Small-subunit ribosomal RNA, 3' major domain from a Limisphaerales bacterium, 486 nucleotides, folded computationally. The prediction has a mean pLDDT of 83.
Context: one part of a larger RNA
RNA sequence: UGACGGGGGCCUGCACAAGCGGUGGAGUAUGUGGCUCAAUUCGAUGCAACGCGAAGAACCUUACCUGGCCUUGACAUGCAAGUGGUAGAAGGAUGAAAGUCUAACGAUCCCGCAAGGGAAGCUUGCACAGGUGCUGCAUGGCUGUCGUCAGCUCGUGUCGUGAGAUGUUGGGUUAAGUCCCGCAACGAGCGCAACCCCUGUGUCCUGUUGCCACCCGGCUGAAAGGCUGGAGCACUCUGGACAGACUGCCUCGCUUUAACGAGGAGGAAGGUGGGGAUGACGUCAAGUCAGGAUGGCCCUUACGGCCAGGGCUGCACACGUACUACAAUGCCCGGUACAAAGGGAAGCAAGACUGUAAAGUGGAGCAAAUCCCCCAAAACCGGGCCCAGUUCAGAUUGUCGUCUGCAACUCGACGGCAUGAAGCUGGAAUCGCUAGUAAUGGCGCAUCAGCUACGGCGCCGUGAAUACGUUCCCAGGCCUUGUACA
Numbered sequence: 001u002g003a004c005g006g007g008g009g010c011c012u013g014c015a016c017a018a019g020c021g022g023u024g025g026a027g028u029a030u031g032u033g034g035c036u037c038a039a040u041u042c043g044a045u046g047c048a049a050c051g052c053g054a055a056g057a058a059c060c061u062u063a064c065c066u067g068g069c070c071u072u073g074a075c076a077u078g079c080a081a082g083u084g085g086u087a088g089a090a091g092g093a094u095g096a097a098a099g100u101c102u103a104a105c106g107a108u109c110c111c112g113c114a115a116g117g118g119a120a121g122c123u124u125g126c127a128c129a130g131g132u133g134c135u136g137c138a139u140g141g142c143u144g145u146c147g148u149c150a151g152c153u154c155g156u157g158u159c160g161u162g163a164g165a166u167g168u169u170g171g172g173u174u175a176a177g178u179c180c181c182g183c184a185a186c187g188a189g190c191g192c193a194a195c196c197c198c199u200g201u202g203u204c205c206u207g208u209u210g211c212c213a214c215c216c217g218g219c220u221g222a223a224a225g226g227c228u229g230g231a232g233c234a235c236u237c238u239g240g241a242c243a244g245a246c247u248g249c250c251u252c253g254c255u256u257u258a259a260c261g262a263g264g265a266g267g268a269a270g271g272u273g274g275g276g277a278u279g280a281c282g283u284c285a286a287g288u289c290a291g292g293a294u295g296g297c298c299c300u301u302a303c304g305g306c307c308a309g310g311g312c313u314g315c316a317c318a319c320g321u322a323c324u325a326c327a328a329u330g331c332c333c334g335g336u337a338c339a340a341a342g343g344g345a346a347g348c349a350a351g352a353c354u355g356u357a358a359a360g361u362g363g364a365g366c367a368a369a370u371c372c373c374c375c376a377a378a379a380c381c382g383g384g385c386c387c388a389g390u391u392c393a394g395a396u397u398g399u400c401g402u403c404u405g406c407a408a409c410u411c412g413a414c415g416g417c418a419u420g421a422a423g424c425u426g427g428a429a430u431c432g433c434u435a436g437u438a439a440u441g442g443c444g445c446a447u448c449a450g451c452u453a454c455g456g457c458g459c460c461g462u463g464a465a466u467a468c469g470u471u472c473c474c475a476g477g478c479c480u481u482g483u484a485c486a
Stems, first nucleotide, its partner, number of pairs: 001486002003483003007480007015470002019433005026324008034315002042053002064310007073128001077127007088105001091102004108119004130299002133297003139293001141288003144284001146282001151190006157166003170181003196276004201243005207237001210233002215230006246270001249264005326426001330385006342373003347366002352361003392423001397418007439462007
């Protein structure tokens, strides 16, 4: 100087407390451990591994296993030799395919009159290729974590023999080493904040594919109104510019006059308005040699390459993360409102018809503010159920189908009928959340032929409760103290 302390002081954080909803019990999905296996490929392992790499394992992927094959090789470069019936190749044989054997036919470019020479291709040989083989404790790069915590340093000066100290400590204050005051310090850098994006208000511009108030016409209707054409850009909206918030104004507090704090006015918004992006010096020999790169080591008729089938989906069990429930604030049936954000050409697909349905037939329109996906659902209105293992719950199983795909046996999703298991709110323990949040309802997208998505990432609807407070648990920051630790 640090680190540590079941030392002290001050402070912060959904850390506790106050609340709301869960997990732990059931069934299923998914990941992991274990076991099994010819193989169940590999990695990730407290927080910070376990719906993680994987934004898609039937084949492929695929790295694993078994079997069949290839050996200059599936791919690159160079050298040497050979090569016109050469390169290529319909077809045939064998085979699970890969491969192997055979084969009608049969070329290209450059120089040259031609002969011929050269190139490409192929064959052979040699150098070499190839390796998801090992080492993340040899590495670069990238990432996680402490932590969006408020810290981490430097120059000059001063102090100290020196390691170092000071500045950065102190008094206030802040979300903040934020700012003010003081001070042997004076300045500065990386961080904080601001500058960036989205959202909340207004003004102007823009006016089609968006809008429809006023005006004119057409159709329908008893009327109200509805549909439609013109005219229009008022409104909504699209997306560009600008304005707006700065403790600027007022009062009070602290007092020092300051920084600041509390309240108020005005305002769409008030004290960082809300959200995002942004992650200092460093820590964990943290993670990744399997994303790619890369040193070293290892394999070279195999640890390389091709193919078929299997496996990654196995199941006495254990754990994590989710979904669905156990019901009446509910379930079922009928009616009926209101979104946003996205996607669409090897695509999205309307109206119509068929089917109980999954879906099929068909194909208008749309490279999309135009057309389609696309009826949002919860909510609301009416009816039924009457507390029961039920009109709750839906696992499992049987059977019949639909779709994708070369192919759904291992091992796909979806639909109909039948079947109807466990489950009556969950021990010890434990998690998330402070506002448009939690809870709850649906919608979309990426990956993708299809899909085991209940996952991930977004979008909108409905929409709470509680916070006395900082004694305690956890994590962190500053000062101080002890130390036989570095």